A computed fold for a 71-nucleotide RNA from a Microcaldota archaeon, annotated as transfer RNA. The coordinates come from a structure-prediction model, not an experiment, and the mean pLDDT is 84.
[in-house]
RNA sequence: GCGGCCAUAGUCUAGUGGUAGGAUGUCAGCUUCCCAAGCUGAAGACCCGGGUUCGAAUCCCGGUGGCCGCA
Numbered sequence: 001g002c003g004g005c006c007a008u009a010g011u012c013u014a015g016u017g018g019u020a021g022g023a024u025g026u027c028a029g030c031u032u033c034c035c036a037a038g039c040u041g042a043a044g045a046c047c048c049g050g051g052u053u054c055g056a057a058u059c060c061c062g063g064u065g066g067c068c069g070c071a
Base pairs, nucleotide, nucleotide: 001070002069003068004067005066006065007064010024011023012022013021018054026042027041028040029039030038047063048062049061050060051059
């Protein structure tokens, strides 16, 4: 330099055009003499820019970062 794959919450991850979901962690409550465990609830995310579309995490283009391969 070229090609392929990947990027969603603090962490891990689901989501093939129409309400962003789960686990874990965090916070609050219940329970307990206390802690742990358990139960209930809450907050928290689509890497960046543009395009297509009534509508984009999703499709297209460019960029950034990571991994792999080729040179």
It matches the Rfam family "tRNA". The same sequence occurs in records of 2 taxa.